Small-subunit ribosomal RNA from an uncultured prokaryote, 1385 nucleotides, folded computationally.
[in-house]
């Protein structure tokens, strides 16, 4: 200054609509003012004065507010909006035209501010700072509302208050495989800048300035108050909340402003996105909500300004996704409930589990009475408000503040919190775990599968570890998981670690920064001590008889606390500065003194190789043996002469010197360092010692010499499976010298260097001292060097101890599972080899020290054994026998596998056994038990069928009782049991084998040792023997040994039958009488113990020897079998757990098979012959057997046997002849008068039956084979060999087994090897324990790094080009009212 509209009320009306009021001088829009630099949001930059903490500004700003003081005079020209008119799709813009102001401009006034000059005063921490004067120049302003009072406003100036700028100390991450950065750089003088200081910028000028107390570069990261974690010190963090700085699409810029280089301003470039009419334009949610996308993964496009706070107004009021409030998520934290009591003499039902008896869930639950938070429904019902305002008063210059007292209004959340009532145990529990750590056990599934697993580790047929059920324990509205941090972790050690062997002392020295440093007196006060102020923000965190939500979480007061910085006066003990003194560290001088110390020249023998002569002749040489090699063109081998090189025997010695690494013939010449001894000087001068410099075996390398011997590489010989080796012939580099290099070693005492301290004993070099002595030695002693032992003490233990690994101080080096790996990049060095510095991804659940007790050794020392050896007789080759593997088969049943399976279970498979194969049956069953209930005898016998089982049929019949009926037996039907030689001996129990009849195996209790263990048991002897004996920190003790026990061997005694016979009779005969003497036989007993004696030995145990004796050192043999090993065998003796089968894997029959046959092995037999066959005769045992049984004599048969049967229940009879063995005869060396297989023939016997499948016997047949390859077994005396006899099993079927006799040897020197054991010791990387462990390539897969032709990006230094906006300066142009000048009107 312009100015609506919905909507209403009223008038008109031609119903089309028009006026007016009032809404409203509002919305909207624009001048002008404040704000908009606040609040909110994000972690991208950022290692920074960015922060955090004290400090400075005398080098600074400050708008709104406060205090006192000075002013506010008069004037002027303009522009938006609006109005028309253009332009453009649009976003906008032009042109023309009016108009206000606290908007904009002149001009007055200067309290004062400045500025130039010129005086005066305080004060003082950069030369400034405050006060007070004189003269000049410059420099302000606004009005607005009310009638007034007055309000509110405007202007320069001080001053205060609040917020800021800027400096400075301090304090803040990784990596040194980033070590050298810097030219406005670091300083000066002048100017500019700026609110200021200022290289901030310019000019000139000086050449500085940072840095191992980590520069400079790389990563990484907003910091803090705090949070988590931890006793604490710390370690890991920085999400809400709180301060601080930084950003706002990315990058750059100023502008307005008191304040911004400005989150929802401007302008430029840049990606993006979106509107265009293709000319131009428009954005910038790390604000609230929301929406896409990425992702395991994270909320409503909600209410209110009602409270707190902010801005704007005078106010009322308006803004306010700031905030208050709701919502959503168990994300967290706290509270609370899902019921509380009573119920067992039915411990209900179900579920599990069972020893089947029963136990558990379990008072749990029905059931009884209660109670009533929560959630449902109903009702009443807050606090959070207090100012403002408006009307009265009170105070008041009757101004404003200010106070009172009334009154209006005033709540998002919300009819919420909280109160009542109602009704109903009703609507309210789950999630992990139960092998151990760790709180909770059972049963079923699986069966190294399927699964679990934090670490250990579970699961391959009894899973408390998987998967489910039950029951259990834990927490609970949550319970696991999974990731993350700190804690255990003293395992990075400041608190509060270590280096001899576990990682782990640099190869030695010198020395530079450093770090530490003897003793004394004043002195200063940096460290250090206490004191007082200040500050350490609130929040959190600790605290409280504290306060408000019922209570707690929460909140709200109060106190500590914040160990830290600053400043201020003090103290001087101690370090420290700076100053003066001491001599006891350390030096230096004097006198000695050893020595393979170093460096250079000379120089000397012995050896060795090669040459030259001689002698000499055939082999030298060389090995475990060889060979290659050398030699007759004369070696080896001796002589003698010469010539090179290199290295020093003896002396040499845990002796010496040297920092180390190393030094060794002699002589000289230079020189280092060291020990004694002495007595004087210097006066702390010392010590360690990051970088740095120097030395530094051996190989190696460069150059150029030497080169005898030796000898990497290579040749050649062996060995070997092989032999790129050990051993042998040869030999080049090297070794050796000079000079350079190189820089390591087990460069080891595996021990860094220095000073002090703290029992000794003995050696030994080097120097002195005393005492003796004629002297030398001996002894005693001190000071320095090297060894052993050893006690304190320390070590994990080993060990180490004055030369510490003890105790303590200084200071430097290193370590931080194992492998990757001293490797890889990357730097430095080097000539090169390569040194040096030094990781990481993977990967493992260990690697590792010391010691213990095993067990192992082609490690040591004792000892044993038919273990070797001596011997003697086998195996293995031959045929057979049998067993097994194979292999076959319808089965060819199983089991047993090195010894310690294979003539083994099996002491005896024709059926049967049998358990396998095939066909036929049966199904509560072939046999056992037991209930129910019914039945009848049933069985035995005949008959048919049939291969039998079996079916069919017939006939026949208990016991008591008069009988009913009982009983016993069977049968059938019903049931529970039942049967299985089905698996599992690796779920067992008994039993056995095997180490092994070896001599060990353990305990108490003591003692040692952290301890695992040890001692004892080991040592010296002796033993068969851990069998005694002696010693001993060990004392006793069990099991084993050994004895007891059986037989044998020798006498004595009692007893004589059926045994036996000397004397007596007697016979064919001990037949018979008689005998008890012998012998036998079986009862008792004695004998035998190293008792005796001699020697050895330790006066010992014991061994040797010798006497006696039948028998001598366990007389000979058996039975006896420690602790414990082999997951030894054995589910098929038998016993049993689980699992399996049930008209069958059970069970009953008949045939077959177990007896198979290219083959391999084992365990026998029998031979091969003459020490034999074979034929005659003749002698002598023992130990068994026998009545469904041995069977004589007799007769028959060649014979096996048959016939018959005395005798015998056995010292009575029989089996039964014993054989070998004597004699005598024959054969006479050959495949045989050996061998006897094989096969044919007749035959015996046994059996129900000899076909598949018996034994035997007679005749005929006569195979292999002529002493057995490599291996390999037994055996030491009444033994091996050889003979032959008996017995179990058994019908019948031994060459097997088990027994017994006779005949009857050899050899053993000895433990060196081969096997298996026993004690000690040693060594170990073995401990299912040498059949252990383990190491590489290679295959195959599959993972990690790395490397690669190159090929994309990111960051980065330099140096050039090209460059917007913008800011400031020049120049130059053009607009423009107000102020001036001129001119014009």
């Nucleotide at each position: 200054g312009a100015g609506a509209a919905a909507g209403u009320g009223g008038g008109c009306u031609u119903c089309g609509g028009c006026c007016c009021g009032c809404g409203a001088g509002u919305a909207c829009a624009g001048c002008g003012g404040c704000g908009a630099a606040c609040u909110g949001g994000u972690g991208a930059g950022u290692a920074a004065c960015a922060g955090g903490u004290g400090g400075g500004u005398a080098a600074u700003g400050u708008g709104c507010c406060c205090u006192g003081a000075a002013g506010u005079c008069g004037g002027g020209g303009a522009u938006a909006a609006c109005a028309u008119c253009g332009g453009g799709a649009a976003a906008c813009c032009g042109a023309u035209g009016c108009u206000a102001a606290u908007a904009c401009c002149g001009g007055a006034u200067g309290u004062g501010a400045u500025c130039g000059u010129u005086g005066g005063g305080a004060c003082u921490c950069u030369g400034g700072u405050c006060c007070u004067g004189g003269c000049g120049g410059u420099u302000a302003a606004a009005g607005c509302a009310g009638u007034g009072a007055u309000g509110c406003g405007c202007u320069g100036a001080a001053g205060g208050a609040u917020c800021g700028g800027c400096c400075c100390a301090u304090c803040c991450c990784c990596c040194a495989u980033u070590a050298g950065c810097u030219u406005g750089u670091u300083g000066g003088u002048g100017a500019g800048g700026u609110a200021a200081c200022g290289g901030c910028u310019c000019a000139c000028c000086a050449a500085g300035g940072c840095u191992a107390c980590g520069a400079u570069g790389g990563g990484u990261a907003g910091c803090u108050g705090g949070u988590c974690u931890g006793a604490g010190a710390g370690g890991a963090u920085g999400g809400u909340c709180a301060g601080c700085a930084a950003c706002a699409c990315u990058g750059g810029g100023a502008c307005u402003g008191a304040g911004a280089u400005a989150c929802g301003g401007c302008c430029c470039a840049g990606a993006c996105u979106c509107c265009u009419a293709c000319g131009g334009g428009a954005g910038g949610c790390a604000g609230c909500a929301g929406u896409c996308u990425a992702g395991a993964g994270g909320c409503u496009u909600c209410g209110g300004c009602a409270a707190u706070g902010g801005g704007g107004g005078a106010a009322a009021c308006c803004c306010u996704g700031a905030c208050c409030g709701a919502g959503c998520g168990a994300c967290g934290c706290c509270g609370c409930g899902u019921g509380g009591g009573g119920g067992a003499u039915u411990g209900a039902a179900g579920g599990c589990c069972u020893u089947c008896g029963g136990g558990u869930c379990g008072u749990a639950a029905a059931c009884c009475a209660c109670u009533g938070u929560c959630a449902u429904u109903g009702g009443g019902a807050a606090a959070g408000a207090a100012u403002g305002c408006c009307u009265g008063g009170a105070u008041g210059g009757u101004g404003a503040a200010u106070c009172c007292a009334g009154g209006a209004g005033g709540g998002a959340c919300g009819g919420u919190a909280c109160c009542c009532a109602a009704g109903a145990a009703g609507g309210a529990a789950g999630c992990c775990c139960c092998g151990g750590c760790u709180a909770a056990c059972u049963c079923c599934g699986u069966g190294c599968c399927a699964g679990c697993a934090g670490c250990c580790g579970c699961g391959g047929u009894a899973a408390u570890a998987c998967g489910g059920g039950g029951g259990g324990g834990g927490c609970a509205a949550g319970c696991g998981u999974u990731g993350u941090u700190c804690g255990g972790a003293u395992u990075u050690a400041c608190u509060g670690g270590g280096c001899g062997u576990a990682a782990g002392g640099a190869g030695a020295g010198u020395g530079u920064a450093g770090g530490c440093g003897g003793u004394u007196g004043a002195c200063c006060a940096a460290g250090u001590c206490g004191u007082a102020u200040g500050u350490g923000a609130a929040a959190g965190c600790c605290u409280u008889a504290u306060c408000g939500c019922u209570u707690a979480a929460c909140g709200g007061g109060g106190a500590g606390a914040g160990u830290g910085c600053a400043c201020u006066g003090g103290a001087a003990a101690c370090u420290g500065c700076a100053u003066g003194g001491c001599u006891a560290g350390a030096g230096c001088a004097g006198g000695g003194u050893a020595g393979a110390g170093g460096c250079a020249a000379g120089u000397g023998g012995a050896a060795u190789u090669c040459c030259u002569g001689g002698u000499g002749u055939a082999g030298c040489g060389g090995u475990g043996g060889a060979a290659u090699g050398u030699g007759u063109a004369g070696a080896u081998a001796u002589c003698a002469g010469g010539a090179a090189g290199a290295a020093c025997a003896u002396c040499u010695g845990u002796g010496g010197c040297g920092a180390a690494g190393g030094c060794g013939g002699c002589u000289u010449g230079c020189u280092g360092g060291g020990c004694c001894c002495u007595u004087g000087c210097u006066g702390a001068c010392g010590c360690u010692g990051a970088g740095g410099c120097u030395c530094g075996a051996a190989a190696g390398c460069g150059u150029g010499g030497g080169g005898a011997g030796c000898g990497a590489a290579c040749g050649g010989g062996a060995u070997u499976a092989g032999a790129u080796a050990c051993c042998c012939c040869g030999g080049u580099a090297g070794u050796c010298c000079a000079c350079g290099c190189g820089g390591u070693a087990a460069a080891c005492g595996g021990u860094g260097u220095g000073c002090a301290c703290u029992a000794g004993g003995u050696g030994u070099g080097g120097g002195g001292g005393g005492u003796a002595u004629u002297g030398a030695c001996c002894c005693c002693u001190c000071c320095c060097g090297u060894g052993c032992c050893g006690g304190a003490g320390u070590u994990a233990a080993c060990a180490c101890a004055u030369u510490a690994a003890g105790u303590g101080c200084a200071c430097c080096g290193c370590c931080u599972g194992g492998g990757g790996a001293g490797u890889a990049c990357g730097g430095c060095c080097g000539c090169a080899a390569g040194g040096u510095u030094g990781a990481a991804a993977c990967u493992c659940a260990a690697a590792g020290g010391a010691a213990u007790u095993g067990a192992c050794g082609g490690g040591g020392g004792c000892c044993c054994g038919c273990a070797c050896a001596a011997g003697c007789g086998g195996u293995g080759g031959a045929g057979g026998a049998u067993g097994u593997g194979g292999u076959u088969u319808a089965a060819u049943u199983c089991g047993a596998c090195g010894c310690a399976a294979c003539g083994c279970g099996a002491a005896g498979a024709a059926c049967c056994u049998u358990a396998c194969c095939u066909g036929g049956g049966c199904u509560u069953a072939a046999a056992c038990u037991g209930c129910u209930u019914g039945g009848u005898a049933a069985a035995c016998c005949c008959c048919u069928g049939g291969a039998a089982a079996c079916a069919g049929g017939g006939a026949c019949u208990g016991u008591g009782g008069c009988a009913a009926c009982a009983c016993g037996a069977c049968c059938c039907a019903u049931u529970a049991g039942a049967g299985g030689u089905g698996c599992u001996g690796c779920a067992u129990g008994g039993c056995u084998g095997u180490c092994g009849u070896c001599a060990g195996c353990u305990c108490g209790u003591g003692u040692c040792g952290u301890g695992a263990g040890a001692u004892g048991u080991u040592g010296g002897g002796u033993u068969a023997a851990g069998u005694c004996c002696c010693g001993c920190a060990a004392c006793g003790a069990g099991c084993g040994c050994a004895a007891c026990c059986c037989u044998u061997g020798u006498u004595g005694u009692c007893a004589g039958u059926u045994g036996c016979c000397a004397u007596c009779a007697u016979u064919u005969a001990g037949u018979u009488g008689g005998g008890g003497a012998c012998g036998c036989u079986a009862g008792c007993a004695a004998g035998a113990c190293u008792g005796c004696c001699g020697g050895u030995a330790a006066c010992a145990a014991a061994c040797c020897g010798g006497a006696g004796g039948a028998a001598g050192g366990u007389g000979g043999g058996g039975a006896u079998g420690a602790c414990g090993u082999c997951a030894a065998g054995u589910c098929c003796u038998c016993a049993u757990g689980g699992c399996c089968c049930u008209u069958a894997c059970g069970u009953c029959c008949a045939g077959g098979g177990c007896u198979a046959c290219a083959c391999a092995c084992g365990u026998c037999c029998u031979a091969c012959a003459a020490u034999g066959g074979c034929c005659a005769a003749g002698a002598c045992a023992a130990a068994g057997g026998g009545u469904u049984g041995c069977a004589a004599g007799a007769c028959c048969g060649c014979g096996a046997g048959g016939u018959g049967g005395a005798g015998c229940u056995a010292a009575u009879c029989c089996c039964a002849a014993a054989a070998a063995c004597u004699u005598g005869g024959u054969c006479u060396c050959a495949g045989u008068u050996c061998g006897g297989a094989u096969u044919g023939c007749a035959g015996u016997c046994u059996g129900c039956a000899a076909c598949u499948c018996g034994a035997c016997u007679g005749c005929a047949u006569g195979a292999a084979g002529a002493u057995g390859g490599a291996a390999u077994c037994g055996c030491u005396a009444g033994u091996a060999a050889u003979c032959g006899c008996g017995g179990a099993u058994c019908a019948g079927a031994a060459c097997g087994c088990c027994g017994c006799g006779g005949u009857g040897a050899a050899u053993a020197c000895g433990u060196u090897c081969c096997c298996g054991g026993g004690c000690c010791u040693u060594g170990u990387a073995c401990a299912c324990a040498c059949c252990g462990c383990c190491c590489g390539u290679c295959a195959c897969a599959c993972c990690a790094c790395g490397a690669a032709a190159g090929u994309c990006g990111g960051u980065u230094g330099u140096u050039c080009c090209a460059g917007a906006a913008g800011u400031c300066g020049c120049u130059g142009c053009a607009g423009g009212a107000a102020c001036c000048c001129u001119c014009g009107a």